[in-house]
Context: one part of a larger RNA
RNA sequence: GGAUGAACGCUAGCGAUAGGCCUAACACAUGCAAGUCGAGGGGCAUCACAUGAGGUAGCAAUACUGAUGGUGGCGACCGGCGCACGGGUGAGUAACACGUAUGCAACCUACCUUCCACACGGGGAUAACCCGGAGAAAUCCGGACUAAUACCCGAUAAUACAGGGGUCCCGCAUGGGAAUAUUUGUUAAAGAUUUAUUGGUAGAAGAUGGGCAUGCGUUCCAUUAGUUAGUUGGUGAGGUAACGGCUCACCAAGGCGACGAUGGAUAGGGGAACUGAGAGGUUUAUCCCCCACACUGGAACUGAGACACGGUCCAGACUCCUACGGGAGGCAGCAGUGAGGAAUAUUGGUCAAUGGAGGCAACUCUGAACCAGCCAAGUCGCGUGAAGGAUGAAGGUCUUAUGGAUUGUAAACUUCUUUUAUACAGGAAUAAAUUGAGUCACGUGUGGCUUUUUGCAUGUACUGUAUGAAUAAGGAUCGGCUAACUCCGUGCCAGCAGCCGCGGUAAUACGGAGGAUCCGAGCGUUAUCC
Numbered sequence: 001g002g003a004u005g006a007a008c009g010c011u012a013g014c015g016a017u018a019g020g021c022c023u024a025a026c027a028c029a030u031g032c033a034a035g036u037c038g039a040g041g042g043g044c045a046u047c048a049c050a051u052g053a054g055g056u057a058g059c060a061a062u063a064c065u066g067a068u069g070g071u072g073g074c075g076a077c078c079g080g081c082g083c084a085c086g087g088g089u090g091a092g093u094a095a096c097a098c099g100u101a102u103g104c105a106a107c108c109u110a111c112c113u114u115c116c117a118c119a120c121g122g123g124g125a126u127a128a129c130c131c132g133g134a135g136a137a138a139u140c141c142g143g144a145c146u147a148a149u150a151c152c153c154g155a156u157a158a159u160a161c162a163g164g165g166g167u168c169c170c171g172c173a174u175g176g177g178a179a180u181a182u183u184u185g186u187u188a189a190a191g192a193u194u195u196a197u198u199g200g201u202a203g204a205a206g207a208u209g210g211g212c213a214u215g216c217g218u219u220c221c222a223u224u225a226g227u228u229a230g231u232u233g234g235u236g237a238g239g240u241a242a243c244g245g246c247u248c249a250c251c252a253a254g255g256c257g258a259c260g261a262u263g264g265a266u267a268g269g270g271g272a273a274c275u276g277a278g279a280g281g282u283u284u285a286u287c288c289c290c291c292a293c294a295c296u297g298g299a300a301c302u303g304a305g306a307c308a309c310g311g312u313c314c315a316g317a318c319u320c321c322u323a324c325g326g327g328a329g330g331c332a333g334c335a336g337u338g339a340g341g342a343a344u345a346u347u348g349g350u351c352a353a354u355g356g357a358g359g360c361a362a363c364u365c366u367g368a369a370c371c372a373g374c375c376a377a378g379u380c381g382c383g384u385g386a387a388g389g390a391u392g393a394a395g396g397u398c399u400u401a402u403g404g405a406u407u408g409u410a411a412a413c414u415u416c417u418u419u420u421a422u423a424c425a426g427g428a429a430u431a432a433a434u435u436g437a438g439u440c441a442c443g444u445g446u447g448g449c450u451u452u453u454u455g456c457a458u459g460u461a462c463u464g465u466a467u468g469a470a471u472a473a474g475g476a477u478c479g480g481c482u483a484a485c486u487c488c489g490u491g492c493c494a495g496c497a498g499c500c501g502c503g504g505u506a507a508u509a510c511g512g513a514g515g516a517u518c519c520g521a522g523c524g525u526u527a528u529c530c
Stems, first nucleotide, its partner, number of pairs: 001530004006526005013382005019375002021340001026338003030335003035081003040078002043074002047072003050068001054065004088293003098217007107210002112206004117201002120154004130143005160186005167178004191198002219265003226256003231253008268290004272283004295316005318329004346372001348371003354368001355366004385416004395407005421467006430457001433454001436451007474519005479500003485514005495502002
């Protein structure tokens, strides 16, 4: 000198843009953050519509009540898909965790795309609802009824799977591939509807996403030198999507290590960022990729995918409820609270756009996201007026003092402008998208056209008019390094100080004043890095 997720002191007009718990992975009140599908199903608690049986009052007209899932739709329930994404944090981890480069002849992949084949016939339950019971509650138990794209059985079936036999080709060791009129066995399905479609089952391929293995790289300590018993290898078996001591039985005695094993300390890794001429050094906040974690420890279930942040079970600590028998909970999601700390924001708005889940769609959900709020905490831009104006005014300060110098064109004063400010008026883009309706083209759901609908931010940005210099400057420094000097006070005192050092009676170094210098809505100090 540059830099910072900064803090502190003094000061502060506006806008744009990016950023904002670095500390206690400390504890959390409250609200929200993952639902959706009635075009799978039985139904009908609620709302609307329809029919209005029946009943009550009445002589009647009529008034009131109102059965009925019949329709739109729909709470809870069965079922499907999603909840493994998105969002947070960096505790652990020195490791194939990450980076890079390879390999899988050892693997999986829901939804999506393409191709091929198929979907036949039966069955028994169960939730909801109803009845009864236990309990303070959470919730649970029993009885009876019922449906399905829920569940089960049978049929059919291969280029699937398992086993047997021969033929051909290839390689990288285990081996791989192809054609088989070859042979034996096993395995499947579901319907819905507005009749346009859509969904179901098996197989082959693709795409996407993952899993595994390997080479190289990856902090400090030798005042850590030996370490290891599933340890190292083999055979066999089990297990896995898959290879493998991954696990087990048996056998052998190996494996690693001064090219640093083992142990200890520290730490998420990378892209990148800061600095530097570079080499390098430092950092890993924001953004992107990967990993790990979800009160602490352990475990599996479901599923294409988890050993699952807002799922389950067990144990533990803590908090809460309790009728003392027993229960409930997990903000390292978004806000917010307490605590810690030098220190870090709103219990805001909207799904309008982008994206995600479900759905044929309309649409619903979405603290992802987009916006707004707070903060000079960074960067950038604008302003606090411009031109003229010497009686060089008054006042202040200094002085060699009737004088001069400086503050200083500075002020006053004259003319001008109106960014900004205030008031009033107008007023977007973000939607070239989406939705509904109509129509046309191809040809059977895609595109074009017409029309209609949808805007949180927002009456915001922006524009115009009016008013009037009107609403807007500070901070640090002035001995040398280092740009900028005099007077007064003090008298080794009070104090200053980054280093050298200054102060003991003429202090450009302390305190005040005048002046000056530097930067400027900031300026200094502290901390850290180069």

The part of an RNA shown here (small-subunit ribosomal RNA, 5' domain) has 530 nucleotides and comes from Bacteroidetes bacterium ADurb.BinA174.
The sequence was found in a public genome assembly.